[in-house]
RNA sequence: ACUUACCCAUCGCUGAGUUUCCGACAGGGAAACGGGGGAACCAAGUUAUCUAUGGGGUGAAUACUGCACGAAGCCGUUCGCGGCGCCGUGCAAUUAGGGCGACUCUCGCGUCCGAACCCGGCAGCUAACCUCGUAAGCGUGAAGAGAGAGGCACG
Numbered sequence: 001a002c003u004u005a006c007c008c009a010u011c012g013c014u015g016a017g018u019u020u021c022c023g024a025c026a027g028g029g030a031a032a033c034g035g036g037g038g039a040a041c042c043a044a045g046u047u048a049u050c051u052a053u054g055g056g057g058u059g060a061a062u063a064c065u066g067c068a069c070g071a072a073g074c075c076g077u078u079c080g081c082g083g084c085g086c087c088g089u090g091c092a093a094u095u096a097g098g099g100c101g102a103c104u105c106u107c108g109c110g111u112c113c114g115a116a117c118c119c120g121g122c123a124g125c126u127a128a129c130c131u132c133g134u135a136a137g138c139g140u141g142a143a144g145a146g147a148g149a150g151g152c153a154c155g
Base pairs, nucleotide, nucleotide: 011139012138013137014136018031019030020029021028022027032134033133034132035131036130037129042124054122055119056118057117058116063094065092066091067090068089069088070087073084074083075082076081097113098112099111100110101109103148104147105146106145107144
């Protein structure tokens, strides 16, 4: 001097998940943001969760195709079996949709996500009202251009 990894602080990202008060602690409040339930009207329904298959909620996280495995049932059968296969799991590639590239918007370029969990037979919308949550996990930036806003320094 360069590169890599780790730690701390500042700052930043997904997300509702932040600020603040009382209390020795335990714990208990307030604001703010977010979610659920809940009339009329409207919607829906008139058998209703039984079938291989309930229904619903948070969330961007839906949908289609192919392959492999399982598989309710259906068809054919020389009864050996063969074919189709609702549905489920895994993989691959797309996709409705969602995020990031450090003020905002537009255009553009690049890049990533497209999960997981919960209720427990039950909930359409929904004023009043009732009720719940305040986590968890991380570290982008040289492909910018235009418009706007703001801050600092100098004169």